Predicted 3D model of a 534-nucleotide part of an RNA (large-subunit ribosomal RNA, domain I) from a marine sediment metagenome.
Context: one part of a larger RNA
RNA sequence: GGCGCAUGGGGGAUGCCUAGGCUCUCGAAGACUAUGAAGGACGUGGUAAGCUGCGAAAAGCUGUGGGGAGUUGCAAACAAACAUUGAUCCACAGAUGUCCGAAUGGGGCAACCCGUUAUGUUGAAGACAUAACAUUCUGCGUAAGCAGGAAGAAAACCCGGUGAACUGAAACAUCUAAGUAACCGGAGGAAGAGAAAACAAACGUGAUUCCGUAAGUAGUGGCGAGCGAACGCGGAACAGCCUAAACCAUAUCAAGCAAUUGGUAUGGGGUUGUAGGACUCACAUAAUUGAUACAAUUAGAAGUGGAAUGCUUUGGAAGGAGCAACCGAAGAGGGUGAAAGUCCCGUACACGUAAAGAGAGUAUUGAGGUGAGGAUCCUGAGUAGGGCGGAGCAGGUGAAACUCUGUCUGAAUCUACCGGCACCAUCCGGUAAGGCUAAAUACUCACGAGAGACCGAUAGUGAACCAGUACCGUGAGGGAAAGGUGAAAAGAACCCCGAGCAGGGGAGUGAAAAGAACCUGAAACCAUGCGCUU
Numbered sequence: 001g002g003c004g005c006a007u008g009g010g011g012g013a014u015g016c017c018u019a020g021g022c023u024c025u026c027g028a029a030g031a032c033u034a035u036g037a038a039g040g041a042c043g044u045g046g047u048a049a050g051c052u053g054c055g056a057a058a059a060g061c062u063g064u065g066g067g068g069a070g071u072u073g074c075a076a077a078c079a080a081a082c083a084u085u086g087a088u089c090c091a092c093a094g095a096u097g098u099c100c101g102a103a104u105g106g107g108g109c110a111a112c113c114c115g116u117u118a119u120g121u122u123g124a125a126g127a128c129a130u131a132a133c134a135u136u137c138u139g140c141g142u143a144a145g146c147a148g149g150a151a152g153a154a155a156a157c158c159c160g161g162u163g164a165a166c167u168g169a170a171a172c173a174u175c176u177a178a179g180u181a182a183c184c185g186g187a188g189g190a191a192g193a194g195a196a197a198a199c200a201a202a203c204g205u206g207a208u209u210c211c212g213u214a215a216g217u218a219g220u221g222g223c224g225a226g227c228g229a230a231c232g233c234g235g236a237a238c239a240g241c242c243u244a245a246a247c248c249a250u251a252u253c254a255a256g257c258a259a260u261u262g263g264u265a266u267g268g269g270g271u272u273g274u275a276g277g278a279c280u281c282a283c284a285u286a287a288u289u290g291a292u293a294c295a296a297u298u299a300g301a302a303g304u305g306g307a308a309u310g311c312u313u314u315g316g317a318a319g320g321a322g323c324a325a326c327c328g329a330a331g332a333g334g335g336u337g338a339a340a341g342u343c344c345c346g347u348a349c350a351c352g353u354a355a356a357g358a359g360a361g362u363a364u365u366g367a368g369g370u371g372a373g374g375a376u377c378c379u380g381a382g383u384a385g386g387g388c389g390g391a392g393c394a395g396g397u398g399a400a401a402c403u404c405u406g407u408c409u410g411a412a413u414c415u416a417c418c419g420g421c422a423c424c425a426u427c428c429g430g431u432a433a434g435g436c437u438a439a440a441u442a443c444u445c446a447c448g449a450g451a452g453a454c455c456g457a458u459a460g461u462g463a464a465c466c467a468g469u470a471c472c473g474u475g476a477g478g479g480a481a482a483g484g485u486g487a488a489a490a491g492a493a494c495c496c497c498g499a500g501c502a503g504g505g506g507a508g509u510g511a512a513a514a515g516a517a518c519c520u521g522a523a524a525c526c527a528u529g530c531g532c533u534u
Stems, first nucleotide, its partner, number of pairs: 001533009015519001016484002020455002022452006029444002032152001039100003042055003046078002050074002061094006070082003105114003115133007135150006157188001158186005168175001172222001198205002209236005219227002240436003243380001247268009273414001275379004279373005288367007297358002303351003309324005325342002327331001333345003385409008395421001416431005471478002491518001494506004
């Protein structure tokens, strides 16, 4: 020096655990904000650095309800207090709520600085206190001004505007990626769409939306890569309405000598394709239904009741084992010194409950008809359509219908007009150029209840722990590590070694030192002893 064995150190794997995550289900919600939000700064405790709570009324104040013995948060200790005259605590409602922040009197390097006006502090200056004072839109008003709204925040879902590239095509330009990402605007709890100028095909259907199928079909496509319907069928859910106009009335303005005509406003009327309505005539006054108020009842916060076991034995400890019982509308689950239906919290079940909510019914108020006639009038115009250039449609200009429109044009008026994939005829379907509309559908920042052939501390969120922290970066931004004594601190009095508040040896606690660098305690690595060997 090597190898082996043993004993230690070192290290923190493994096992076990879970306080935290992940993914879903059901319910409820999608709140907030000029009455100042979201988010912060600074304060606030007897001692108080941090977190949490709160706001100069500051770990809190008031009321009502619940609850019933301890309490002054995490978090010990001392001090000082509170509490059956009901505290702490829980729920609801209210008060207070510094400064910044949309931030809004002006300014500003956020949490700071400086004003104007009015009133007050006995007058003035100064200072202080209280209140008001931003911008913009709408309505009213001649105006001064008054009243109301907006502004900001927000995870995804939704609608609209603008709109890539990598990539694929085995290169690349049409094409694709993709109307995706990103940015901007806007709204709601959903949004959008929506009551046929729709489909269909010679039969018929009857608003929209969503799911399954049709179907990777018909198509489209440097006919490449790819893109990719609809009809029909089966389901979910179902709901239909209001205006413009004709006509009538009132008011007002203008023209006219006047009859009257035209405009504007308000009210009535009227709302469709089997055309309907106005108009003239005749009949009817209801069924049904919306809103508002009250309301039996229901639901609903904190919460209340809630069955049933003993002995022996092993053990540090019984919930284990043995023996003998009991409850069960409760043998879900968790805890308790090991494994508990009957020890504790609970569970099944039953009860209570303010406000908001739902709501049979009642009242008020609004909407809400039928027929005949067929002369006249009305039925949404710079619209439909067309040319040129684009875009959307599964459809790349194609034979290219349909929808939108930047530009130039430009009808008809029910004997009318549009569509049925160029176009024409017949036939069939419908009535554009105004508007509203629940449900079925999409999502989950946050809330309540629950689940898992999900993870178990290098996993699972970046974060089980004071984490978007420490730290890095001028900044945008990047971004960790770090869990476990024990049933209970019983957290080691006292003695000794030592310079020692280091460390260790006794003693003591404990079932066990598990001794706080604390459960278990692998390997690398280090050391000591012994054996064999060079």